Bacterial RNase P class A from a Chloroflexota bacterium, 329 nucleotides, folded computationally. The sequence was found by an Rfam model in a public genome assembly. NCBI's taxonomy places the organism under Bacteria, Bacillati, Chloroflexota.
RNA sequence: UGAGUAGACUAGACAGCCGCGCAGCGCGUGCGCAUUGAGCGUGGGCGUAGUGAGGAAAGUCCCCACUCCAAAGAGCAGGGUAGCGGGUAACACCCGUCCGCCGUGAGGCGAGGAAGAGGGCCACAGAGACCAAGACCGGUCUUGCUUCCACUCAUGUGGGGCAUCGGGCCGGAGUGAAAAGGGUAACCUCUACCCGGAGCAAGGCCAAGAGAGGGACGCAGAGGCUGCUCGCGGAGUCCCGGGUAGGCCGCAAGGAGGCGCGGCGCAAGCUGCCGCCCAAGAUAGAUGGCUGUCCGCGACAGAAUGGGGCUUAUCGGUCUACUCAACAC
Numbered sequence: 001u002g003a004g005u006a007g008a009c010u011a012g013a014c015a016g017c018c019g020c021g022c023a024g025c026g027c028g029u030g031c032g033c034a035u036u037g038a039g040c041g042u043g044g045g046c047g048u049a050g051u052g053a054g055g056a057a058a059g060u061c062c063c064c065a066c067u068c069c070a071a072a073g074a075g076c077a078g079g080g081u082a083g084c085g086g087g088u089a090a091c092a093c094c095c096g097u098c099c100g101c102c103g104u105g106a107g108g109c110g111a112g113g114a115a116g117a118g119g120g121c122c123a124c125a126g127a128g129a130c131c132a133a134g135a136c137c138g139g140u141c142u143u144g145c146u147u148c149c150a151c152u153c154a155u156g157u158g159g160g161g162c163a164u165c166g167g168g169c170c171g172g173a174g175u176g177a178a179a180a181g182g183g184u185a186a187c188c189u190c191u192a193c194c195c196g197g198a199g200c201a202a203g204g205c206c207a208a209g210a211g212a213g214g215g216a217c218g219c220a221g222a223g224g225c226u227g228c229u230c231g232c233g234g235a236g237u238c239c240c241g242g243g244u245a246g247g248c249c250g251c252a253a254g255g256a257g258g259c260g261c262g263g264c265g266c267a268a269g270c271u272g273c274c275g276c277c278c279a280a281g282a283u284a285g286a287u288g289g290c291u292g293u294c295c296g297c298g299a300c301a302g303a304a305u306g307g308g309g310c311u312u313a314u315c316g317g318u319c320u321a322c323u324c325a326a327c328a329c
Base pairs, nucleotide, nucleotide: 001325002324003323004322005321006320007319008318009317010316012294013293014292015291016290017289018288020052021051022050024048025047026046027045029043030042031041032040033039054300058311059310061309062308063307064306065305066199067198068197069196073230074229075228076227078195079194080193081192082191083097084096085095086094087093098112099110100109101108102107113190114189118188119187120184121183122182136172137171138170139169140168141167142166143163144162145161146160148159149158150157151156203249204248205247206246213240214239215238216237217236224232225231255278257277258276259275260274261272262271263270264269295298
């Protein structure tokens, strides 16, 4: 210098103006309740300083937190995981390591328990692919029939033919990855371990309004709790008709939080009364627009209960460590 491998970071920058959401403060103000107290609650307006998407907010594929469903139960069915060890709240995630494969290498990938029990499958080729029934060649033994041939006086003997190209044994050739010896669990299965269901439209509360009507099933046990069985439980459930479709909490000052330093550990990670830091939160749903300057002319894409992962999408740029090749010293 070129080509790569692994990992981390960034996601146009700055300034001005306008606009939107949120909660704080200030100033007006509407409504309700109180009134010996201009007090309490709530809604909206204006001003002001603050703050306002992502590394994936995405797919909803795993695992949790949280909530409800007997008291969260038993068995079966079903599902998941899979070398070995470790981490974690948990995982199919992460780390270390062995083995196998790929790569010159840095490294990458792995659907890596068991062929022990039973079942299935094994392309093409081959007679035959799991079954010893049988096919080709050679040898040998042997049963029955024979209107064939030879020999014999004759019973018969030898050869041939037929009987699933008769039957048994031994050897050989050939096909193929594999022919009494295998492969496949990226087929069922077996083994070990794990798994109850539904999900924030969970679920709780307030307010308002309507009906008090009809039908079906049900205490001989419904609906529900798990797909089935058992078990639990004990009065409603479904349809038609009618009403409402508003608000608050959950829900964001939180936490399996982040960074630095110290200790333990190869690492993932754990830990410390150590230090510092943290503020999106709607319910028709905010996070935008314009102008100017600069550069490389800017990709994929946007929260909706929260978190840990995986996967997928992504114009470019920066940094670190390492590998290979060439050249120079």